This is a predicted structure of a 354-nucleotide RNA (Bacterial RNase P class A) from a pig gut metagenome.

RNA sequence: GCUUGCCGGCUUGUCGCUGGCCCCUCGGGGCAAGAGGAAAGUCCGGGCAACACAGGGCAAUCCGCUUCCUAACGGGAAGUAGUCCGCGAGGGCUAGUCGAUGCAGAAGAAAAUAACCGCCGCCAGGUCAACACCUGCGGUAAGGGUGAGAAGGUGGGGCAAGAGCCCACCAGGCGCGUGGCGACACGCGUGCUGUGCAUCCCGGAUGUUGAAAGUUCAUGUAUACCGGCGACUGAGGGCGGCCCGCCCGAGCUGGAGGGUAGAACGAUAGAGACCGACUGGCAACAGCGGUCGUAGAUAAAUGACAAGCGGCAGCGCAAGCUGCGCACAGAACCCGGCUUACAGGCGACCUCUU
Numbered sequence: 001g002c003u004u005g006c007c008g009g010c011u012u013g014u015c016g017c018u019g020g021c022c023c024c025u026c027g028g029g030g031c032a033a034g035a036g037g038a039a040a041g042u043c044c045g046g047g048c049a050a051c052a053c054a055g056g057g058c059a060a061u062c063c064g065c066u067u068c069c070u071a072a073c074g075g076g077a078a079g080u081a082g083u084c085c086g087c088g089a090g091g092g093c094u095a096g097u098c099g100a101u102g103c104a105g106a107a108g109a110a111a112a113u114a115a116c117c118g119c120c121g122c123c124a125g126g127u128c129a130a131c132a133c134c135u136g137c138g139g140u141a142a143g144g145g146u147g148a149g150a151a152g153g154u155g156g157g158g159c160a161a162g163a164g165c166c167c168a169c170c171a172g173g174c175g176c177g178u179g180g181c182g183a184c185a186c187g188c189g190u191g192c193u194g195u196g197c198a199u200c201c202c203g204g205a206u207g208u209u210g211a212a213a214g215u216u217c218a219u220g221u222a223u224a225c226c227g228g229c230g231a232c233u234g235a236g237g238g239c240g241g242c243c244c245g246c247c248c249g250a251g252c253u254g255g256a257g258g259g260u261a262g263a264a265c266g267a268u269a270g271a272g273a274c275c276g277a278c279u280g281g282c283a284a285c286a287g288c289g290g291u292c293g294u295a296g297a298u299a300a301a302u303g304a305c306a307a308g309c310g311g312c313a314g315c316g317c318a319a320g321c322u323g324c325g326c327a328c329a330g331a332a333c334c335c336g337g338c339u340u341a342c343a344g345g346c347g348a349c350c351u352c353u354u
Base pairs, nucleotide, nucleotide: 001350003348004347005346006345007344009309010308011307012306013305014304015303017034018033020031021030022029023028036328040339041338043337044336045335046334047333048210049209050208051207055244056243057242058241060206061205062204063203064202065079066078067077068076069075080095081094082093083092084091085090096201099200100199101198102197103196104195116144117143118140119139120138121137123136124135125134126133152170153169154168155167156166157165171193172192173190174189175188176187177186178185179184214265215264216263217262225255226254227253228252229251236248237247238246272292273291274290275289276288278287279286280285310326311324312323313322314321315320
C1' cells in the first nucleotide's frame, strides 16, 4: 500500500436528573441501570398500529447475467462474460428474450436493391500515326472521403479490375460433443454475418398512512346565523390515480362568529443482544450449546465540576517538561440493509520496494 475487523475513553469523589425494584415515621432512604457505529439521511425491505375485509380491471413505478443466503429487499456472499484503472495485492462499470415496429437530424453518392472521387474494358464515338485525354455504355465495392455506424476483420491467391469468389488465421452467430447445479468454458464443424436509440414483448413485485399513527375520557359557548349540494332521480364517505362493482349513509360542505387548548394510554421479550478453540459451508450464513434481562421520555431524563489515568502534538539522548474545551455526533413505534460523516489508535491476510 490493498482488503478487512475492533476501540474511539477509564477510575474516584461531590452535587444533580429519569424510569424500574425494595423499604418507609410519607419528610424520605437504599440498590442496580440510563443515548450510536453511525442514533444522521429518509433511499429500500419488513413487523406492528389504523382504514378496507368485496372484489375486479387499467394505468403507473421498480427489479431483471448465474447460483446460494435472508422474514424480505433495489440488500449480502461466491461466481460467469465484456470492458476500464493499477507494477501488484486489488478497485470500478455493464448484463432479461428473440424478433417486430419506429426514428436516425446533420454530414454523406448512399443508412441497405446504394456509387461522389476512384479502379477496369477483346465495347462505341471524338482527337490522333500511335500513346495519352474526353464522352457514352458495361463491370466493380478492394482503395479514398462523410459519419457513432457504410454490407465481419487481417493476409494471400485469383480476376480485365474487384468481391468469402477461393484459401489460411481470427471475431460473432448456429449445430454437435465434453465439463459445470448454472451463467458459461473448451473442442470440432459450418461461408450464416450491418449500427445506435426508443417502444413493444417476457417474468417477478407493488393498497395507503406512520406514534404529531391511533385510542379513551372530561369541559360546554351558539343544537344559533348566511350560502351551496342532498335522503324513491342518494349529497358525501369507504386513507396513492382512474373505471366498474359492492357497502355505509341523512346529512355533507363554504363563510362569518363563539367556546376549549385539560387528563390518561400508546412502552419496548424482539427475524433480541453477547460468548463459543463446537458442527456444516470457500463465504455470506445456518445449526447447536451457554449467559443476560441491557434507556423508555411525550416538548422530551441519560448531566456538571475536580483530581488522576489514558491518548495526541511539540521539545529532550533519556528521565521528564509544556500544551490540547480529545473525531463525527443525541434514542422517540420496532427491526434488517444501503448511503453519508469521523481527530486519533490497535490487529490480521495479501502485494510492492529496499
Description: The RNAcentral record of the sequence draws on MGnify. Rfam family: Bacterial RNase P class A. About the family: Ribonuclease P (RNase P) is a ubiquitous endoribonuclease, found in archaea, bacteria and eukarya as well as chloroplasts and mitochondria. By type it is a ribozyme.